A computed fold for a 1501-nucleotide RNA from an uncultured prokaryote, annotated as small-subunit ribosomal RNA. The coordinates come from a structure-prediction model, not an experiment, and the mean pLDDT is 85.
[in-house]
RNA sequence: AGAGUUUGAUCCUGGCUCAGAUUGAACGCUGGCGGUAUGCUUAACACAUGCAAGUCGAACGGUAACAGGACUAGCUUGCUAGUUGCUGACGAGUGGCGGACGGGUGAGUAACGCGUAGGAAUCUGCCUAGUAGUGGGGGACAACCUGGUGAAAACCAGGCUAAUACCGCAUACGCCCUACGGGGGAAAGCGGGGGAUCUUCGGACCUCGCGCUAUUAGAUGAGCCUGCGUUAGAUUAGCUUGUUGGUGGGGUAAAGGCCUACCAAGGCGACGAUCUAUAGCUGUUCUGAGAGGAAGAUCAGCCACACUGGGACUGAGACACGGCCCAGACUCCUACGGGAGGCAGCAGUGGGGAAUAUUGGACAAUGGGCGCAACCCUGAUCCAGCAAUACCGCGUGUGUGAAGAAGGCCUGCGGGUUGUAAAGCACUUUCAGUAGAAAAGAAAAGCCUAGGGUUAAUACCCCUGGGUCUUGACGUUACCUGCAGAAGAAGCACCGGCUAACUCCGUGCCAGCAGCCGCGGUAAUACGGAGGGUGAGAGCGUUAAUCGGAAUUACUGGGCGUAAAGCGCGCGUAGGCGGUAUGGUCAGUCAGAUGUGAAAGCCCUGGGCUUAACCUAGGAACUGCAUUUGAAACUGGAUGGCUUGAGUAUGGUAGAGGGAAGUGGAAUUUCCGGUGUAGCGGUGAAAUGCGUAGAUAUCGGAAGGAACACCAGUGGCGAAGGCGACUUCCUGGGCCAAUACUGACGCUGAGGUACGAAAGCGGGGGGAGCGAACAGGAUUAGAUACCCUGGUAGUCCACGCCGUAAACGAUGAGAACUAGAUGUUAGGCAGUUUAACUGUUUGGUAUCGCAGCUAACGCGUUAAGUUCUCCGCCUGGGGAGUACGGCCGCAAGGUUAAAACUCAAAGGAAUUGACGGGGGCCCGCACAAGCGGUGGAGCAUGUGGUUUAAUUCGAUGCAACGCGUAGAACCUUACCUACCCUUGAAUCCACGGAAUUUUACAGAGAUGUAGAAGUGCCUUCGGGAACCGAGUGACAGGUGCUGCAUGGCUGUCGUCAGCUCGUGUCGUGAGAUGUUGGGUUAAGUCCCGUAACGAGCGCAACCCUUAUCCUUAGUUGCCAACGGCUAGGCCGGGGGACUUUAGGGAGACUGCCGGUGAUAAACCGGAGGAAGGUGGGGACGACGUCAAGUCAUCAUGGCCCUUAUGGGUAGGGCUACACACGUGCUACAAUGGGCAGUACAAAGGGCAGCGAAGCCGCGAGGUGUAGCUAAUCUCAUAAAGCUGUUCAUAGUCCGGAUUGGAGUCUGCAACUCGACUCCAUGAAGCUGGAAUCGCUAGUAAUCGUAGAUCAGAAUGCUACGGUGAAUACGUUCCCGGGCCUUGUACACACCGCCCGUCACACCAUGGGAGUGGGCUGUACCAGAAGCAGGUAGACUAACCUUCGGGAAGUCGCUUACCACGGUAUGGUUCAUGACUGGGGUGAAGUCGUAACAAGGUAACC
Repeated sequence: AGAGUUUGAUCCUGGCUCAGAUUGAACGCUGGCGGUAUGCUUAACACAUGCAAGUCGAACGGUAACAGGACUAGCUUGCUAGUUGCUGACGAGUGGCGGACGGGUGAGUAACGCGUAGGAAUCUGCCUAGUAGUGGGGGACAACCUGGUGAAAACCAGGCUAAUACCGCAUACGCCCUACGGGGGAAAGCGGGGGAUCUUCGGACCUCGCGCUAUUAGAUGAGCCUGCGUUAGAUUAGCUUGUUGGUGGGGUAAAGGCCUACCAAGGCGACGAUCUAUAGCUGUUCUGAGAGGAAGAUCAGCCACACUGGGACUGAGACACGGCCCAGACUCCUACGGGAGGCAGCAGUGGGGAAUAUUGGACAAUGGGCGCAACCCUGAUCCAGCAAUACCGCGUGUGUGAAGAAGGCCUGCGGGUUGUAAAGCACUUUCAGUAGAAAAGAAAAGCCUAGGGUUAAUACCCCUGGGUCUUGACGUUACCUGCAGAAGAAGCACCGGCUAACUCCGUGCCAGCAGCCGCGGUAAUACGGAGGGUGAGAGCGUUAAUCGGAAUUACUGGGCGUAAAGCGCGCGUAGGCGGUAUGGUCAGUCAGAUGUGAAAGCCCUGGGCUUAACCUAGGAACUGCAUUUGAAACUGGAUGGCUUGAGUAUGGUAGAGGGAAGUGGAAUUUCCGGUGUAGCGGUGAAAUGCGUAGAUAUCGGAAGGAACACCAGUGGCGAAGGCGACUUCCUGGGCCAAUACUGACGCUGAGGUACGAAAGCGGGGGGAGCGAACAGGAUUAGAUACCCUGGUAGUCCACGCCGUAAACGAUGAGAACUAGAUGUUAGGCAGUUUAACUGUUUGGUAUCGCAGCUAACGCGUUAAGUUCUCCGCCUGGGGAGUACGGCCGCAAGGUUAAAACUCAAAGGAAUUGACGGGGGCCCGCACAAGCGGUGGAGCAUGUGGUUUAAUUCGAUGCAACGCGUAGAACCUUACCUACCCUUGAAUCCACGGAAUUUUACAGAGAUGUAGAAGUGCCUUCGGGAACCGAGUGACAGGUGCUGCAUGGCUGUCGUCAGCUCGUGUCGUGAGAUGUUGGGUUAAGUCCCGUAACGAGCGCAACCCUUAUCCUUAGUUGCCAACGGCUAGGCCGGGGGACUUUAGGGAGACUGCCGGUGAUAAACCGGAGGAAGGUGGGGACGACGUCAAGUCAUCAUGGCCCUUAUGGGUAGGGCUACACACGUGCUACAAUGGGCAGUACAAAGGGCAGCGAAGCCGCGAGGUGUAGCUAAUCUCAUAAAGCUGUUCAUAGUCCGGAUUGGAGUCUGCAACUCGACUCCAUGAAGCUGGAAUCGCUAGUAAUCGUAGAUCAGAAUGCUACGGUGAAUACGUUCCCGGGCCUUGUACACACCGCCCGUCACACCAUGGGAGUGGGCUGUACCAGAAGCAGGUAGACUAACCUUCGGGAAGUCGCUUACCACGGUAUGGUUCAUGACUGGGGUGAAGUCGUAACAAGGUAACC
């Protein structure tokens, strides 16, 4: 520091997710040791039990218990009982101090609670310092005793008694009050020691110490006040009556409405009052580069609370955790009358919960309380126990060791890996174990003693020193040493990418995984296991949570044309910001100083534990606040100026700017009248509609309403909405020019307010045309639409509402600066050539464009550039601009505006494709022009379907269907039935037998049974070779599955002209350019142009064939001339001329001429030529597409079968047949059929073959054998044609199906199921609906011939020749294709994408008659305890008294306040609710097709 994820790819926007650090954690697996920390985050839920606050006898009366002494009694040393406070001590009690600290918790609290900085009107026990005192009296009450009540807790009555308990009196330096005259108010003693003196022997007295009283000051602690800071919500906007202030009074330690009476009517609030929700605050902690964000455990400071609520008492201090009173809930005891209690102290229990420890030890240390002290108390504290809860440290061994062991796993079978790992050998002993030794935490106090102080004092007491005596919970301590032995000590997660680490097996969209993207449907590095690896390591993972990454709330540090985002537009309040020059001020600002910013923590430097964590010392820091001293540039405030911002005046000027009134013509419609006759109107085509009652058309007239053609223009005006005939009146704003004046008067603008298209609303007018709704007609599968005919609201006017629009430049307003060019509009100025002129300047409006900006598109002085000021708005998509609430509205609705839930995207711009019922150009038997067919008939053949035991399998739009099959009677054959075989047809091994031939029987056969013949070859005599039989296992075998695991081969677009690359250039990039453009071509063919220049695969050419000629060579071919023999013929005479055969050459290249074109490429025409513009034909098929076809040609991975899914045999089936389709043949006839005669090919085949002549048969054929391994022989007569004759338009002398009979041939075998022949029979069919196919020249059409396969079996297929046309104007349309361009929400690419209702399931949510809780407002009732006030009733020790009483107090009663409680009525919130509304989600539901292309009616608001 980044990464993954939207797309086919790209850039951007934007969310989601991950890697890091952290935790008081929990859970899963695992677990050796130590150190240091930490440990109920939930129920402020309830608590059994024990402990957590006592102490002082040096305050007091005393003596219940214990010990000692003394005395008495029973009595034997001794024991037992009793008496005695005499001593140590001390239960209970009086009294003092302390229980307000320490310890716990975070419920409440949004507050002067906390933090920080200040302030004045206060108190402060113990402590420190000072001053002055400490005199003299009195009356009680506990304990105790007696009596009584009660279960108990406890209480009542009477009697006795002490004090540092209580109360007067005296005194008063200081203190308090004061009218300055004066007045008021204290105290307590106790202990140690003692030389004189006195003594009632108790002491007085002196002294010391501790106390006590008053007061001053300090210290400490506490109370109060103030500035600033301190969560969220405005869907909480108004709150407040002691409220705000004043005066008098009261009250408090103290200021104060703190309280009360009166007076005034204030106070708070958009700088957020009030209300609601949440929350203890801070130092700090975690994270972060920082700024920030989150948290507030442990430790420390403050606050609040102590079962819930209220209250006071005591006290220096409390409204009091282990005190009191009352009310309430709960628990316990009870004799039912009444009582007791409060773990949010330490342990512990139950409960809750994912979850958090021992009913431990000690006061040894530190600290606290009391005490003179010893001591006592102390769950504060110090320690130990439990827990890997966290951090830190250590160990689980070290070295050597290749036969690279065994085993595991993988394998291409060679090996690789685990792996120096183990074993083995040599060492070491940390830690744990065991045995021993052994620090520090301890200093005091006490006692003895020396010196000093105090004193009258060598007592006492205090301080300093020396000696002595002890004090350790931890503790089996740390640390050290000895001993033994590698001995006791490794698991966890992950391995598709992010993210380090890969293979096998199992599974088969199942089981499962998953943080995001996503894996799994038979070859899963993603599931589960294994081997191996990676990571950190006594831990490792997961979950939860916080910060980070996230610049994803942006102060640092973001945005708003199209991604989310500029209010529809003005005016304007508050607020924010603000021109220029001088002097002054110093609030902001800057600098210095001072105080503070607790300690701990963080950071730095040292030190101590072996190191570290940890502890400790010092420093720095604490970015803050306050006070004070300065500076004066900038900002602010005050003062007085300036003119450039702004405004005013004067003169011009353009304009659909606004309002009102009036006027005008054209057109539509209606009405009246005339002419006139059968249609009009409307559409893609029609119909509804109108019209013989006279329409439409046309002429004249009238009425009425609405809108203003041309001008008219990216022209004008206005803030926007918007504004368009003409005239008049009223009126707003702008611009230009020159001067004068005011003197910053300005900009923006939350709230507020005016305006605001269309539609809509209210009541009233008006209504020609148009026209929602509605009606009818069409269209359609439907058509509640598009089209047509009508037509109501509305559109119009005046008034009042509404307040929204894609109200758009999707661009807030204002100001300044930053190249230009070209139009246009309104003005001014200048110039001249006076024009449709040029230059310049100001304001507006538009196009292009530099720099710059932008994700790109684009913007570009009218900015989306560079800056400043102010306002508004945004923070993933959906839910939703919705619900609820508020406000506005007559309503419709508007405005403000969420959440649950759900998804991992949604989106912008651009790119490449594909597509379009988008456009342009071009091509093709694509259409058109023609010729002939198919579709109708019969038959052949293939397919579907059906049937069947089986009708084997595959091929399925073009691109399956006379296809695989160039040929199913058996075989083929894969299918079915039946019967057989199980190492099988092959290889290896071992055994037996020669091989082989053959007979009989059974059987459908395979096969089985029983015989017969035969006994070979080589030999080192062991045996071996070939062959046969049976056996064992390794194996064979499979036309079984997967063409979606594959190779190979093939089809198709398409013989279409395309498909790419290198370098360069452009672009952030995907990509583009080249390859586009202008021409041209069959062609990306060529030329020109050109940020491209070149190149490759394709095109073309090279290859074969055919057409002409030359040459070479002539046999089996040929025969012109010569010779010869002949009936013909061509003769093994001869010839090479010709034909021909097959080798080699020539020829054609737009080469030549003319024209067109751009002087090009090329095209058109011509000449010559056998052939002319690729001459005809063939082979040849770019990058790729279709998961196209084929596992059944073959090969092959994986899976499956193995007495069967393999092998064999026989028979059957593939040939079935209501039907449908494809491809063909033959026909329907006279351009024909029959008969007779007659002519001319090419290319092929032939030895398991072709087979002549001759003979026989009507014929198929038979016989026959000559010839031929083929230019020799043969198949083999070509047919159409030509000549002649017949038939005369008919189901025929057409047509030949079907059927009967008789035969031939092939073959083991023609029944299922062959072909052919003869005789007989003689079906449908008279040119074929919708639709559809082929063909552009030697082509179509037509005619025959041959071949492959093959025993036989073509109407199919492949070749061959004969005869031999018609037509093409042309590219509008159909189909397919190419190039360019355009739109796109498509990219599985239109067979795409996608919307809404309905149906089903689930989820959250709104409404809802209501119902039940919580909190709370208002009004009222009520009123415990308690303080305060009143007091007439009752009672009372101290003091006073005139002895009556008074003062004072206690109890009681009562008043005010008030907790709990209650009644009524509101508000708010949560839960729930029959039914209901929409929303979301969900592999294969229904209906349509709204959007994306001109989406088929452009879309949208």